[in-house]
RNA sequence: UCCGAUAAUAGCAAACUGCUCGUAAGGGCGGGACGCAAAGCCACGGGACCUUCGGGUUCGCCGGGCUGCCGAAG
Numbered sequence: 001u002c003c004g005a006u007a008a009u010a011g012c013a014a015a016c017u018g019c020u021c022g023u024a025a026g027g028g029c030g031g032g033a034c035g036c037a038a039a040g041c042c043a044c045g046g047g048a049c050c051u052u053c054g055g056g057u058u059c060g061c062c063g064g065g066c067u068g069c070c071g072a073a074g
Base pairs, nucleotide, nucleotide: 002074003071004070011036012035016031017030018029019028020027021026034060040066041065042064044063045062046061047058048057049056050055
């Protein structure tokens, strides 16, 4: 470095739900945990979704880029 454990420490938080923002997809905060070794960040390519057709949403759909905790076996 690749890799990723019935290891340790810390972390995130799907569905559902209360409030709130948005036309919507969806976002924010709280509750809640199905999961996650990048489920951290970036809409760059593809996909999906919404639209008032101008544009927008999704990185917890896949790929790519950047960054990052731990360390058994190989």
Background
A computed fold for a 74-nucleotide RNA from an uncultured Bacillota bacterium, annotated as c-di-GMP-I-GGC riboswitch aptamer.